[in-house]
RNA sequence: AAUUCGCCCUUAGAGUUUGAUCCUGGCUCAGGACGAACGCUGGCGGCACGCUUAACACAUGCAAGUCGAACGGAGUAAUUUGGAGCUUGCUCUGGAUUACUUAGUGGCGGACGGGUGAGUAACACGUGAGCAACCUGCCUUUGAGAGCGGAAUAGCUUCUGGAAACGGAUGGUAAUACCGCAUAACAUUGCCGGACCGCAUGAUCUGGCAAUCAAAGAAUUAUCGCUCAAAGAUGGGCUCGCGUCUGAUUAGAUAGUUGGUGGGGUAACGGCCUACCAAGUCGACGAUCAGUAGCCGGACUGAGAGGUUGAACGGCCACAUUGGGACUGAGACACGGCCCAGACUCCUACGGGAGGCAGCAGUGGGGAAUAUUGCACAAUGGGCGGAAGCCUGAUGCAGCGAUGCCGCGUGGAGGAAGAAGGUUUUCGGAUUGUAAACUCCUGAUCUGAGGGACGAUAAUGACGGUACCUCAGGAGAAAGCUCCGGCUAACUACGUGCCAGCAGCCGCGGUAAUACGUAGGGAGCGAGCGUUGUCCGGAAUUACUGGGUGUAAAGGGUGCGCAGGCGGGACUGCAAGUCAGAUGUGAAAUGUACGGGCUCAACCCGUGCCCUGCAUUUGAAACUGUGAUUCUUGAGUGAGGUAGAGGUAAGCGGAAUUCCUAGUGUAGCGGUGAAAUGCGUAGAUAUUAGGAGGAACAUCGGUGGCGAAGGCGGCUUACUGGGCCUUUACUGACGCUGAGGCACGAAAGCGUGGGGAGCAAACAGGAUUAGAUACCCUGGUAGUCCACGCUGUAAACGAUGAUGACUAGGUGUGGGGGGACUGAACCCUUCCGUGCCGCAGUUAACACAAUAAGUCAUCCACCUGGGGAGUACGGCCGCAAGGUUGAAACUCAAAGGAAUUGACGGGGGCCCGCACAAGCAGUGGAGUAUGUGGUUUAAUUCGAAGCAACGCGAAGAACCUUACCAGGCCUUGACAUCCCGAGGACGAAAGGGUAAUGCCUUUUUCACUUCGGUGCCUUGGAGACAGGUGGUGCAUGGUUGUCGUCAGCUCGUGUCGUGAGAUGUUGGGUCAAGUCCCGCAACGAGCGCAACCCUUGUCUAUAGUAGCCAGCAGUAAGAUGGGCACUCUAUAGAGACUGCCGGGGAUAACCCGGAGGAAGGUGGGGAUGACGUCAAAUCAUCAUGCCCCUUACGGCCUGGGCAACACACGUGCUACAAUGGCGUAACAAAGGGAAGCGAGCCCGCGAGGGUAAGCGAACCUCAAAAAUAACGUCCCAGUUCGGACUGUAGUCUGCAACUCGAUUGCACGAAGCCGGAAUCGCUAGUAAUCGCAGAUCAGCAUGCUGCGGUGAAUACGUUCCCGGGUCUUGCACACACCGCCCGUCA
Repeated sequence: AAUUCGCCCUUAGAGUUUGAUCCUGGCUCAGGACGAACGCUGGCGGCACGCUUAACACAUGCAAGUCGAACGGAGUAAUUUGGAGCUUGCUCUGGAUUACUUAGUGGCGGACGGGUGAGUAACACGUGAGCAACCUGCCUUUGAGAGCGGAAUAGCUUCUGGAAACGGAUGGUAAUACCGCAUAACAUUGCCGGACCGCAUGAUCUGGCAAUCAAAGAAUUAUCGCUCAAAGAUGGGCUCGCGUCUGAUUAGAUAGUUGGUGGGGUAACGGCCUACCAAGUCGACGAUCAGUAGCCGGACUGAGAGGUUGAACGGCCACAUUGGGACUGAGACACGGCCCAGACUCCUACGGGAGGCAGCAGUGGGGAAUAUUGCACAAUGGGCGGAAGCCUGAUGCAGCGAUGCCGCGUGGAGGAAGAAGGUUUUCGGAUUGUAAACUCCUGAUCUGAGGGACGAUAAUGACGGUACCUCAGGAGAAAGCUCCGGCUAACUACGUGCCAGCAGCCGCGGUAAUACGUAGGGAGCGAGCGUUGUCCGGAAUUACUGGGUGUAAAGGGUGCGCAGGCGGGACUGCAAGUCAGAUGUGAAAUGUACGGGCUCAACCCGUGCCCUGCAUUUGAAACUGUGAUUCUUGAGUGAGGUAGAGGUAAGCGGAAUUCCUAGUGUAGCGGUGAAAUGCGUAGAUAUUAGGAGGAACAUCGGUGGCGAAGGCGGCUUACUGGGCCUUUACUGACGCUGAGGCACGAAAGCGUGGGGAGCAAACAGGAUUAGAUACCCUGGUAGUCCACGCUGUAAACGAUGAUGACUAGGUGUGGGGGGACUGAACCCUUCCGUGCCGCAGUUAACACAAUAAGUCAUCCACCUGGGGAGUACGGCCGCAAGGUUGAAACUCAAAGGAAUUGACGGGGGCCCGCACAAGCAGUGGAGUAUGUGGUUUAAUUCGAAGCAACGCGAAGAACCUUACCAGGCCUUGACAUCCCGAGGACGAAAGGGUAAUGCCUUUUUCACUUCGGUGCCUUGGAGACAGGUGGUGCAUGGUUGUCGUCAGCUCGUGUCGUGAGAUGUUGGGUCAAGUCCCGCAACGAGCGCAACCCUUGUCUAUAGUAGCCAGCAGUAAGAUGGGCACUCUAUAGAGACUGCCGGGGAUAACCCGGAGGAAGGUGGGGAUGACGUCAAAUCAUCAUGCCCCUUACGGCCUGGGCAACACACGUGCUACAAUGGCGUAACAAAGGGAAGCGAGCCCGCGAGGGUAAGCGAACCUCAAAAAUAACGUCCCAGUUCGGACUGUAGUCUGCAACUCGAUUGCACGAAGCCGGAAUCGCUAGUAAUCGCAGAUCAGCAUGCUGCGGUGAAUACGUUCCCGGGUCUUGCACACACCGCCCGUCA
């Protein structure tokens, strides 16, 4: 929000599980509220509110009195009148009168007002009725009346008890105190009648008779009282309908209990009480018991429905120190009355007494926490009184408290040098910021002064000289709190360094923290702001509005069935539900609309509405209900058929295992991955025959059948349950579901008695194993079987409750019927069952889909985060085992479902790689070189660490390098820029001294000039700064390794999916290749592959020196003339493309074979390294942020170290020999060379030395190639192998070879005779083997990078090992299997 149309109103979410997604689901936050408290802060006013805890204890004061016009006294004062005394105006004592005060008697009031919420789950409260079962002082109205008497008693007097409180006795006394009699009915009771009403008990009206009951005066004349009766009003009492918290781990409760009769009692009904009689009454619609609680109007929240709550204000109830009791009274079982008992406190003369703040203040205590021992009866109201008046801690006010709500202020305008200061910075600036200063104003608030209310229309004002108004003064005295990672508005610097700390959730902090602390800045709110607590909301997270249950939590194991719930068609009544109208009520306040009053607002007032409810009444009759009649379609019955492992019992059968007996037969059998235990020469296993016994029923056999489920399988018989089909004869809604209840219920287990072949928990032995209480093997007992009884659970699953209806199809199969047909077949059709696929729809998705998880209806069961836990306690069941029902404390921020992408698998498919296999040669053993670890050291500088560190950075440590150590020196510095002074050079040379640098000394000396100076350099000085191979490769750039030269990695658009994502990129072929072809919801594109580049292999063209020489001349010699044909050189081209042929393939891509060709299917080799991974490597190449050092962590120098040496590892070299060693002769390529390569000649055994030509190189030179070939020798041995180590004499480089170089000659001659486990490389000009060159470099190579020479073997193949690619599958992994995770112990 009246409604169909239109318009409008209300309904808000976020963070957090994951690598990411959707869902389920919990936790948390943003909002509002509060009788609040705490922290920091605090100017004013108005209106409210203020012990939520100890219904704990209370000092002190006050909170209920009043009436003399009810009464008798007493006292005081006055007046008057007597008496006495005399001091003659005073005292004492009587009477009367007046005024005032009052203890007592008496009346009214103390039952109201005020407080609190302990108790109470109840007619206590709310709401609506009833009393035909009642009362009501004061008040109002009406009627009638008040006559005559009497006896006491307090006060008082006297005596007396007691400490006191409080009494006792005597005497006399009054009344509106008390009593008797009279009078009396429209009163009450009894009896007898009449009329009328009610469902009834009975009521109302009326007539007659009988009985019973009244009274008080005061005052003065105005009245106020008194008695009876009736009525009203007000207030109460009682009864009833409905509503009113939690627990069933509380299921039975009850003896005055339930009812009746008589009696009693009460204002009144009633087991309210009593006697007797009966045995009832309440309860699953929750009795009884236990816990908690005052209830409501309302308040808070919410869109609402609801949820929570019951302070203040209002209504009701209950209580008054705890429990009980009555008295008085109209009213009480009585807060400031009485009695008794208990506890506590106080007084006491110990005998006895007194008290009750849950009234107002106040105190102690408790507590996180809640105020003054104030003023006044002026107002409002109450009590008494005729009144004046008195009383009133009710109330009206004030005080204290930011406790809440509301309002106001803390100044306004101008003001840029954008001041100073702060913060920050890329050093330029930015920001604080018009903010301040400064100038001009204003006066709400404040101070002072003056006036001055309403509240009371006459008097009376606590508040109060208050509110308010006027004037003056003066910006003066007045801003904080929280937050700034996301949610959530707001960011930087410093400090700290998983510390200190923060945190509502997620989470921050381990050296660059917007998350801690501080500062600057900012955001929010503002006299407050945060925190804590509680409630509602968000939470559709208990779902009535408005949820779910195949897999997330959740369908009972199954059926039968009482109660309950729900229920077919037609017609007709009733009116309980339902709908509509009317009436009463729903107090006021609150809420709300409008209006009004305080300057506004909060607040207050008026009027209307609302109060969604309850009751009564009048209607309607569609639906539900209910009564009657009826129907057949739901359901059931009958009749006729039919399939079946449906159930129970009895009997029978064959195969097989085992055992027994006998025969044959001989050494093994059995068992396993391999074995062993075991059996067997006492004859096993095997085989034949006979026998015994128990258990189970091969084939048929089938997502076939039957049954409610569990479950059911040889054959026959008996008994028996259910289904289906056909028929439409019968009944006529008889139905569905089903809490409790009853029954059934696999396996295991239990009890008693049988049985026991096989199998087989426990147990034993053997293996396996680190262990093996397991898996495997050999045995083996309960048990398995039968009968009877118990147990009552299972992943008892379709993880899907039962029933009914409806909603496209297709295709199998089991049972029955119909049609057609000759027909059992086939076909069409129909009913029941059982499967698969699939549309709509549903679903978080997976999936379900007529056998629903679709659309509806009815009933039952169950769920509400994970763990604790299906546990504990209690109850019930059980012989036990155990079952069923079934929590909490505590703890976590998740646990979970489905699907996605990866990674992974001792998952699967396909494919590749010197990955294996097939081969060749090695490493691992020896000696040695080199690197590393370890150890050592003053130092043995640092880095690299599986592959992808270890002949690596290092393409070359004697000094230098050098970063390390020892010692000695320097301090603006060895190096850069700037400033000032001095010098003229700088520099070179020489000397001294030192371990050396540093240091000291000597000599020699500039240029330009406008003559001021300038340039350049040196030196001295001050500071800015230099410098750092110091740290962080986990702050970085750059560079690099690796997977891997593996074939992959992505994008745009489209499509599919809620989404993460998928598709493309998968599939069929093919390839070295995501290479290509075909197909396809994909179509295209990019980075990779390939190609383009270099080199090599063939040819052509051009060119022809320093290269070459076929022919010509010629030489010792391509030396020379000549030539450029050839080789070669260096430029440009050609060539190879599956182009051609045959076959295969799909007519494709492509593959196989062939031809031609130098080369054939990428010809060989190189360069080239996608997206990314490893926080991979490097701060020591370089660069660089931050941190650190600054007479040292910088710089220079000498010496030492990086070279150590018990040992361990990696990578090489040389070997172990005859395919060899030694001696004598050939053939390359590619390179280098000026502080260089160095020919030739001479000397030396040699390394080399001397001299010296040529060459900055197709010219000269290094330069000799070696293996190889041929011949000779050695003759299988630690050798003529092997060469380490050592001695000695030399050479070279260099300032210098001791630590610590290379090399030559001679001598010495170690280990080693082919290498354990293990392991590396290589597929062709490759491996293997042989030498040559270069870089670095003064010198130093077994290393590295290149070069050529000689030149193999093998590949069946992809099962296995390793690595990789792709598809698929599983997954609780995502830091991704070096994962996750369980148990024990500490």